Large-subunit ribosomal RNA, domain V from candidate division MSBL1 archaeon SCGC-AAA382F02, 580 nucleotides, folded computationally. Rfam family: Bacterial large subunit ribosomal RNA.
Context: one part of a larger RNA
Formats: sequence, structure tokens, C1' cells
RNA sequence: CCAGAUACUCCCGUAGGGAAGCGAAGACCCCGUGGAGCUUAACUGCAGGCUGCUGUUGGGGUUUGAUUAACUAUGUAAAGUGUAGGCGGGAGCCUUCGAAGCCAAGCCGCUAGGUUUGGUGGAGGCACUCAUGUAACACCGCCCAUUGUUGACCGGAUCCCUAACUACUACGGUAGAACAGCAGUAGUUGGGCAGUUUCGCUGGGGCGGCAGCCCCUCGAAAAUUUAUCGAGGGGGUCCAAAGGUCGGCUUAGGCGGGUCAGAAAUCCGCCGUAAAGGACAAGGCCAGAAGCCGGCCUAACUGUGUCCUCCCCCAGGAGGACGCAGGGGCGAAAGCCGGGCCUAGCGAACCCCGAUGUCCCUCUUGUUGAGGGCUCGGGAUGACAGAAAAGCUACCCCGGGGAUAACAGAGUAGUCUCCCCCAAGAGCCCGUAUCGACGGGGAGGCUUGCUACCUCGAUGUCGGUUCUUCGCAUCCUGGCCGUGCAGCAGCGGCCAAGGGUAGGGUUGUUCGCCCGUUAAAGCGGAUCGUGAGCUGGGUUUAGACCGUCGUGAGACAGGUCGGACGCUAUCUUGCGGGAG
Repeated sequence: CCAGAUACUCCCGUAGGGAAGCGAAGACCCCGUGGAGCUUAACUGCAGGCUGCUGUUGGGGUUUGAUUAACUAUGUAAAGUGUAGGCGGGAGCCUUCGAAGCCAAGCCGCUAGGUUUGGUGGAGGCACUCAUGUAACACCGCCCAUUGUUGACCGGAUCCCUAACUACUACGGUAGAACAGCAGUAGUUGGGCAGUUUCGCUGGGGCGGCAGCCCCUCGAAAAUUUAUCGAGGGGGUCCAAAGGUCGGCUUAGGCGGGUCAGAAAUCCGCCGUAAAGGACAAGGCCAGAAGCCGGCCUAACUGUGUCCUCCCCCAGGAGGACGCAGGGGCGAAAGCCGGGCCUAGCGAACCCCGAUGUCCCUCUUGUUGAGGGCUCGGGAUGACAGAAAAGCUACCCCGGGGAUAACAGAGUAGUCUCCCCCAAGAGCCCGUAUCGACGGGGAGGCUUGCUACCUCGAUGUCGGUUCUUCGCAUCCUGGCCGUGCAGCAGCGGCCAAGGGUAGGGUUGUUCGCCCGUUAAAGCGGAUCGUGAGCUGGGUUUAGACCGUCGUGAGACAGGUCGGACGCUAUCUUGCGGGAG
């Protein structure tokens, strides 16, 4: 110097690996004392329906009830002449306006009789007195119960009427008719409609559970306190004695002895710190007993004050200490007693009920009465500091959350895959050709889990397809070793990732099964590689069917048919071309 290639700066084209690309404050999931639509035997209501009553709405008849008035009749214990309703008055009363008696009829009846009417009859009958008994229908008044008659009034049922009212009308009326209709009121029904509610905790939520109010033990790290859906258990009572006090007693068990009697019945002796018992969990405590037995009792009292503990305080509850006043119990007394050996056994406001009082207030001039208050007690909220309350939503919506799930990632590695150690045993004999129990130690990060650390103002989700690359724990091909390797063919192992590792049937499938080939038809990773590359069969919206569940709205890792896949490439990257 020539030729080629490459780097660098830039241009054009092309492809879409990356910018967890752009788009849309995630529609899944959870949360909100958010919303809406729907359902129902959620709660509370409202239309509407039905029925009763009242009004509009009047007249009359029959029948039947209640009330009331008048009249009439009836009223039998025993004793007693005899069928005495009660109380009071009462010594007379009724009768020619027809007494006793007799006849006939009706009614009642306890079968004794009573009573009414009519006829006959023509002058007496009854009471007091006597007897009985609480009481004499001689007479009068009032009252009770029952029966009957009549009337009034209020109802029920039914019938008739016509004039309200209604319908029709040839406007003359006709039909219905106090019904219906309408209005009011009461009961009942009432998702037809409306407003709402439908809890919390939670290794996501749901389902389950209650760790939601209390008590004991451990956890709890030797003061106290202390969490988890930590471990083990209990309470929501019980007792008129199982309480108070006074007095007395000592258990369980063992040994020895003793008729029936045995391992265990009752009895005797000895030992016996508690192993017994203490209403009930556990712990503590208790023999001078708090345990067991008996006597007398009710302090399991009323009122009130100052404090303490249950671990901040407060409401409420439980317990305790020191008192005061009153009235008590037991004890000779000192004293003890305001429940129970102690620690669980519980509940606010509003409302309701009860109690107390020369109390307060309202209505009043005052009394009574009614209502309200003050104080005490009771009635419940267990989601237990206490709303009055069911569900569905895939038709869904809003606000939020990576405070919280599903995919992927990360962590972990129980599970999974692979390897190793030991070697009981199988292998005729023989642990290690090959297989390898019981155990032990690892590696990996392909399975399935767990965790909830990144992402919910979005990182597109299974499978297929296309295309590239990597690991080696190697399927084939290569080099070796062992063999229970004669050879062929195998079996096991070591090195080795250069290359290769296919085609069909079925299924959405990955996987698997099957078919015929092949040297072989390897296992895995790359956001279960790859949807700004494709597909969209599956899953996972809205439609619909079946089965099952649900009263229903609806629901179902049950099945089934159907069902929108956006983006013109800024940077970077790859590839091709070009200029300097």
C1' cells in the first nucleotide's frame, strides 16, 4: 500500500427478548359497625284482604233471651193439729158485695195436700189463748228464691214493607233495599311494598371452635406482672344445715386377737403428722383442728363511718380489717357470731313489680283518692361495661389493603427426588454380582405443604405451538471397571453434555395408557421459559339445562352447551443494509 472482518458515531429496514412496556386508583380475595338489587317462617312498619261494632239507617209482624215494673202463685228438716221462706208491726180480721160444707173443671205437688174458677149452699170461718218450736198465712208493710201472665226497654233470629241508598230506565217507572256501598274504629291476615339489621376473635376468609364473663395449676425466665385457636381442668350451683356458738372426740392404713364373717361388716389392743376428711375443679391450708358427734340457737341481723385486696383508675362484683348505734344467739367467763377452710358460683341505665314513711311534689281552700319522687329489695342483658335484628348476589357498585388469600417469586424443606453410612437378612454355601429390613447422615430446590417478606393506583392464569439456551442425577452414541461376565445378550458402577433423542390413537389436558418404528425415543431449569409471538380446548363473568343442597333468593375443586384475547415500538436488544 491492497483485500477482508470488527469496534465506534449515525441513518434506513425488520423482529418483538427486556424496560417486572402502555392502557384501566384489581372485577378475584379480605376489610368498611360503606352502598345497592333480590329472598324469606329476620326485625319493625305500611298499603291491600277478611271479620265484628258504630254512623249514613227508617216502619211493622212473629219468635226467642237479658234487665226492670206490676200482679199472681209456690216455699214440706226434726218437734208440732200441719206444706211455718225471712224481718217488723199487730189484737183483732174476713163474711148477705155470700162463710163452712158439697159438686165439676184447671194448675202445682215432696202424693200429705195446696191453690184458682164456676155451680150449689145460706151463716159462719180464722187468729190470739193452748202445745211445739228460733219463728204463727188472722190482718198489714218490706224483702229473698223460684214459676207464670202482662207491659216497658235493650238484644238475637227470621219475615214483610218503602222512603234513605244502589242499579237500570221506553223518564211514566221498575228491580234490589235498610242489605250493599261509603266513612270511622277494633281484631286478624299481610315480602304486595318500605326502612333496616344480619357481632367479634381468627397463622386470609368461610366452616369448626370460644381462647368473648369468672376460678385453679403449669407455661412464667426464684418479688409483682406477663402473650398464642399454648398444655391440663373447672364455675353460672348447693346447704334451714353443710350456718352461729358451747362441749366432747380423732382419721386413712397396718399389725395382733375375736362366733357365723370371707380381702372388706361390727368388737378389743398396739402403732399411726395426716397417706383420711373438709358439698363440688385444682392449689394452698387444717389434728390445739377448719375434720367427726351432740346441746341450745338464727349474726345467712338492721342502720352507719374510715380503710384495704382482687395490679393504673372508674362502673359493677367478691372478700377482708378496725369501729359506732340498735336489737339478739351461744358460753360460767374471757369471748365469738354481719353465712359456709380460702381462692369461682355473676349483671349498668331505662322500664316494670314490691316494701317503708305523722316524708316531699302535682291537681285543692281543705279531706279522701290518683299520679310522681326520695330510700331499699326483686325481674336481664352468658357477644357477660349490657343495640331490639335473617339470608343471597356470577347482575353487582364504591372506598381501601400487598396490614390479608388465590398465580408467580422469596424463605423453609415436613413431604418429594437423589446420594451416602451401618448391615439383620435374601442370594444352595457366601452381607456388599445383585437386592437390602430396622436405624442414621446428607444433597437438591423439579412435587405438595408451611410462612405472609415484594407486588391488589394490576408483573395476564392451565395446556398446546414457535424459537433459543443451560444443568447432568446420561436415554442413545464414546472410553473403562465389576459380575452369580464362556460367547451373544444382560445387570451394577466410573468418566463423559460433542451430537442426537422421532411419528401416530385417546383426552383441553400436563401426565398416563395404547400402536408401529428407532441407536435412543433421557430427566430437569430458564416468572411451573415463551399470549406488546400465535392459539383459547380447559379454568374463571354475564345466558341456559341436569343432579344435589336450600322454604327461598341462590349455591356446588359436580356435570353440560355457548361466550370480546387491545396497543401505529420511545429507549434498549437481536438480525439485515448503508454512511463516516
Its mean pLDDT, the model's own confidence on a scale to 100, is 81.